A computed fold for a 369-nucleotide RNA from a Gammaproteobacteria bacterium, annotated as Bacterial RNase P class A. The sequence was found by an Rfam model in a public genome assembly. Its Rfam family is "Bacterial RNase P class A". By type it is a ribozyme. Model confidence (mean pLDDT): 77 of 100.
RNA sequence: CGAGUCGGUCAAGCAACCGCGCGUCGUUCGCGGCGUGAGGAAAGUCCGGGCUCCACAGGACAGGGCGCCAGGUAACCCCUGGGGGGUGCGAACCCACGGCUAGUGCAGCAGAAAGCAAACCGCCGCCGCUCUGCCGACGCUAAGCCGUUGGCGGAAGUGGUUGGUAAGGGUGAAAGGGUGCGGUAAGAGCGCACCGCGGGGUCUGGCAACAGCCCCGGCUAGGUGAACCCCGCCUGGAGCAAGGCCAAAUAGGGAUCCCAAGGCGUGGUCCGCGCCGGAUCCGGGUAGGCCGCUAGAGGCGAUCGGCGACGAUCGUCCCAGAUGAAUGGUUGCUCGCGACAGAACCCGGCUUAUCGACCGGCUCACCCG
Numbered sequence: 001c002g003a004g005u006c007g008g009u010c011a012a013g014c015a016a017c018c019g020c021g022c023g024u025c026g027u028u029c030g031c032g033g034c035g036u037g038a039g040g041a042a043a044g045u046c047c048g049g050g051c052u053c054c055a056c057a058g059g060a061c062a063g064g065g066c067g068c069c070a071g072g073u074a075a076c077c078c079c080u081g082g083g084g085g086g087u088g089c090g091a092a093c094c095c096a097c098g099g100c101u102a103g104u105g106c107a108g109c110a111g112a113a114a115g116c117a118a119a120c121c122g123c124c125g126c127c128g129c130u131c132u133g134c135c136g137a138c139g140c141u142a143a144g145c146c147g148u149u150g151g152c153g154g155a156a157g158u159g160g161u162u163g164g165u166a167a168g169g170g171u172g173a174a175a176g177g178g179u180g181c182g183g184u185a186a187g188a189g190c191g192c193a194c195c196g197c198g199g200g201g202u203c204u205g206g207c208a209a210c211a212g213c214c215c216c217g218g219c220u221a222g223g224u225g226a227a228c229c230c231c232g233c234c235u236g237g238a239g240c241a242a243g244g245c246c247a248a249a250u251a252g253g254g255a256u257c258c259c260a261a262g263g264c265g266u267g268g269u270c271c272g273c274g275c276c277g278g279a280u281c282c283g284g285g286u287a288g289g290c291c292g293c294u295a296g297a298g299g300c301g302a303u304c305g306g307c308g309a310c311g312a313u314c315g316u317c318c319c320a321g322a323u324g325a326a327u328g329g330u331u332g333c334u335c336g337c338g339a340c341a342g343a344a345c346c347c348g349g350c351u352u353a354u355c356g357a358c359c360g361g362c363u364c365a366c367c368c369g
Stems, first nucleotide, its partner, number of pairs: 002364009012334007020037007039340001043351002046349005051239004058271004063235005068082005083097001084095004098230002103228002105224002120169002122165003126160005131154009177195006196219001197217005203212003243291004253282006262276004298317008335338001
């Protein structure tokens, strides 16, 4: 000095006038004083709870959720730390992280072959042909040359069949471990070294997941569970339009069905338990007021414990409770020029949207000393 990465804070501000909601005090009942009044996501309704009711009856199965280990928490699919895997030079980030030797399924085309194997090209061997060297025989010749044939070889090409091969090549996302050395007719874990894989260990470290070390084995059984499935742990339902209280009005209405071996009882099925009536449709009345409703798993500060999430103790503060839905209008100034965006029972998370400003830690590149 530039780039990156992780964490934290803020969320236009100030002033004047008028106007709103709630609480509280006063009141001459007209009103006045004081306090206070939307978010980091209030959003999505994706999770977890508090609370309320079914209800002081439960149990099992199915269903659903989660899936490495240890912690935090009221709890969780959240958070923290660690292990393993992956990405990145790195700080850091991501993980739908139990099991493929319980069983079943899936993988097109290409390719010889895609789960019990297999051979397309190629390499080696065998037989034959062409060529060539040596030896022998026969024929021809004066001899040689030459021709035919037999045997023993050699080199290259080529044909055939049989045998060996899976190292080399090809196909494919993936082809029966990988690299190297030796060995072989040519090859191959065929043998060896290292890596990988499988099995084992009263070993070492760690609470553990795991990591390391040692021993045995030439070796093998692929991929996929974000496929069915298996395994382990967890799990009632409905929801503030929950649920109570008061007042008022109407039609103590009608029809159909089940009816004790029945019906109903807050998801399904079964068992159990309880009640004696229940279900559906048509029609009529009410839609008012109050509670729930905000003092909390609360905020802030300090100290202590802990790597951390967080916890404990002490002190301090009260910071929305509307209900057709409250914070708006005007003027002036400043400036980083204002994005996404408004509570409706409450809280802890996750996810999504987003204009900018500031602070701090760490990493990398370059330059100077």